[in-house]
Context: one part of a larger RNA
Molecule: small-subunit ribosomal RNA, 3' major domain
Organism: Trichopus zeylanicus subsp. travancoricus
RNA sequence: UGAUGGCGGCCCACACAAGCAGUGGAGCAUGUUGUUGAAUUUGAUGCAAAGAGAAGAACCUUACCAGGGUUUGACAUGCCGUGAAUCCUCUUGAAAGAGAGGGUAGCCCUUGGGAAUAUGGACACAUGAGGUGCAUGGCUGUCAUCAGCUCGUGCCAUAAGGUGUUGGGUUAAGUCCCACAAUGAGUGCAACCCUCAUGUUUAGUUGCCACCAUUAAGUUUGGAACCUUGAAUAGAUUGCCGAUGAUAACGCAGAGGAAGGUGAGGAUGACGUCAAGUAAUCAUGCCCCUUAUGCCCUGGGCAACACACGUGCUACAAUUGGUGGGACAAAGGGUUGCGAUCCUACGAGGGUGAGAUAACUCCAAAAACCCAUCCUUAGUUUGGAUUGCAGUAUGCAACUCACUUGCAUGAAGCCGGAAUUGCUAGUAAUCGCCGUUCAGCCAUACAGCAGUGAAUUCAUUACCGGGCCUUGUACA
Numbered sequence: 001u002g003a004u005g006g007c008g009g010c011c012c013a014c015a016c017a018a019g020c021a022g023u024g025g026a027g028c029a030u031g032u033u034g035u036u037g038a039a040u041u042u043g044a045u046g047c048a049a050a051g052a053g054a055a056g057a058a059c060c061u062u063a064c065c066a067g068g069g070u071u072u073g074a075c076a077u078g079c080c081g082u083g084a085a086u087c088c089u090c091u092u093g094a095a096a097g098a099g100a101g102g103g104u105a106g107c108c109c110u111u112g113g114g115a116a117u118a119u120g121g122a123c124a125c126a127u128g129a130g131g132u133g134c135a136u137g138g139c140u141g142u143c144a145u146c147a148g149c150u151c152g153u154g155c156c157a158u159a160a161g162g163u164g165u166u167g168g169g170u171u172a173a174g175u176c177c178c179a180c181a182a183u184g185a186g187u188g189c190a191a192c193c194c195u196c197a198u199g200u201u202u203a204g205u206u207g208c209c210a211c212c213a214u215u216a217a218g219u220u221u222g223g224a225a226c227c228u229u230g231a232a233u234a235g236a237u238u239g240c241c242g243a244u245g246a247u248a249a250c251g252c253a254g255a256g257g258a259a260g261g262u263g264a265g266g267a268u269g270a271c272g273u274c275a276a277g278u279a280a281u282c283a284u285g286c287c288c289c290u291u292a293u294g295c296c297c298u299g300g301g302c303a304a305c306a307c308a309c310g311u312g313c314u315a316c317a318a319u320u321g322g323u324g325g326g327a328c329a330a331a332g333g334g335u336u337g338c339g340a341u342c343c344u345a346c347g348a349g350g351g352u353g354a355g356a357u358a359a360c361u362c363c364a365a366a367a368a369c370c371c372a373u374c375c376u377u378a379g380u381u382u383g384g385a386u387u388g389c390a391g392u393a394u395g396c397a398a399c400u401c402a403c404u405u406g407c408a409u410g411a412a413g414c415c416g417g418a419a420u421u422g423c424u425a426g427u428a429a430u431c432g433c434c435g436u437u438c439a440g441c442c443a444u445a446c447a448g449c450a451g452u453g454a455a456u457u458c459a460u461u462a463c464c465g466g467g468c469c470u471u472g473u474a475c476a
Base pairs, nucleotide, nucleotide: 001476002475003473004472005471008469009468010467011466012465015460019423020422021421022420023419026314027313028312029311030310031309032308034305035304042053064300065299066298067297068296069295070294073125077124078123079121080120081119082118083117087102088101089100090099091098092097107114108113109112128288130287131286132285136283137282138278139277140276141274143272148187149186150185151184152183153182154163155162156161166179167178168177169176193266194265195264196263198234199233200232201231202230203229204228208223209222213220240254242252316416321374322373323372324371325370326369332363333362334361338355342351343350344349382413387408388407389406390405391404429452430451432449433448435446
């Protein structure tokens, strides 16, 4: 100087407390361990692995296994030869591939050559999702959006080092003020960026409709007020007032204001820590394979199932469930796509194909909610697992192994032990909607969007984690 203490002091945080909703019990979905297996490809393992890589495993993907093939190779460059390149048909085969036949006679210069392309050959090589993340780059997680981490010059110390960075206040903050052998500076903090909340100006189409007409309908004249959309701009800075404080920084209360003390959210992650993660995104040293650890194909597997764990969905019901009717969003996506209308089917769907390259048209029905009505405390008109039969659409193909419709079936479950998670406001909880990947989909995932909309915070004694000072130490 660090590290550490069941030392001390100060401080912070959904860390506890106060509350709300959960997980842990049930069924299912999904990931993991283990087991099994020809293979169940692989990496990730406390927080910081486990609905994570994977924004989508029937084939492909695919890396695994079995079998069938192949060896200058699926791909690149260099050399030589052949054939117009290309194309069509047949045999065999699970396919890959192997074998056979036929026709045509291209482009540019012209005895011939060249370009492009296919094929054959020899060698340099090519290849490897083979190993090492403890050889690496790059990227990422974590402490942590915590407030720290350092340097120049000076001063102190024998030196390692110290000082500055400590002290008194204050802050979300090493934020700011004052003091001080320190005085300055860098990097973090904050601000500058994006979205939301208010106004003004400008622009009115595809959006809007107050006035004047008009219609079944903002439908059509018309209007630019309102709403809304795009652009520009204003606005918030403790600016003003009061008391407080050290005449400071700040903190408290108030006014005005759409917004008040960081307005709300996002992006932004210092020096470093964990030989943290990644060789399977990519790149790359070294090692290893080279008739195979490379390449092609068919089928299987990644989907197995005594169990154990994680993350979720659906429930256990009356603030509920069923049926009928009625109302109100935002944000997205659409031409190999979205698909209105009409007909048809109990339905999934099928037929038809208007419209829109989208503020115009379509997906599209928002659902919780409201009104009416049925059931009445039951394993039920709860719950929907499981299973049977009959279908639809996607796709070459739906058995292993997908989604979905109708009818039938109707399991566990009556609020969950020890333990444990999230959340401080438009938040939790609850309710639907959209998108990505995508032929289809195992999405209950992930990423967004709006609707309804709470309770509680006395306080820092103790728990977890962190910051500063201080002290002990047989540790470095």